């Protein structure tokens, strides 16, 4: 200094220190960002094989683990999702690399107004090739 990702910025007050200011931490509000619940109309014909929601994180064959598996492993396929000539998008194309986890709790398609809630955690030495738009 960069990157995943919504996880960024101000502004007052309060704590400790000080001469005084400033970092942090705590509380409140604003702006931005991102998320969920909510009509008419549509749109659905499910209905314990319960539904759902956040995220890229799905789905299909095979073969085993098993008397069965929605559950685990391997292998293949199709489909997503990130990454570096360092201003920033978009596209093609190599190569790496990921397809988790987590929640609500019998319930919720869209969805004006209206209500809610999040602004975390977690990596980095490593540097591919066009082509267009912008600043």
């Nucleotide at each position: 200094c960069g990157c995943c990702g919504a996880a960024u910025c101000c502004a007052c007050g309060g704590c400790c220190c000080u001469c005084a200011u400033g970092u942090u931490c705590c509380g409140u509000g604003g702006a931005g960002c991102g998320g969920g619940g909510g009509a008419c109309c549509c749109a659905g014909u499910c209905a314990u094989u319960g539904g759902g929601g956040c995220g890229a994180a799905u789905c299909c064959u095979g073969c085993g683990g098993u008397g069965a598996a929605u559950c685990c492993g391997c292998a293949g396929g199709a489909g997503g999702c990130g990454c570096a000539g360092g201003c920033u998008c978009u596209u093609u194309u190599a190569g790496c690399g990921c397809c988790a986890g987590c929640c609500c709790g019998u319930c919720a398609g869209c969805u004006a107004a209206c209500c809610c809630c999040g602004c975390a955690g977690g990596c980095c030495c490593a540097c591919g090739a066009a082509a267009g738009a912008g600043a």
Background
c-di-AMP riboswitch aptamer (ydaO/yuaA leader) from a soil metagenome, 135 nucleotides, folded computationally. The RNAcentral record of the sequence draws on MGnify. Model confidence (mean pLDDT): 77 of 100. Of the family's consensus pairs, 92% are formed in the model.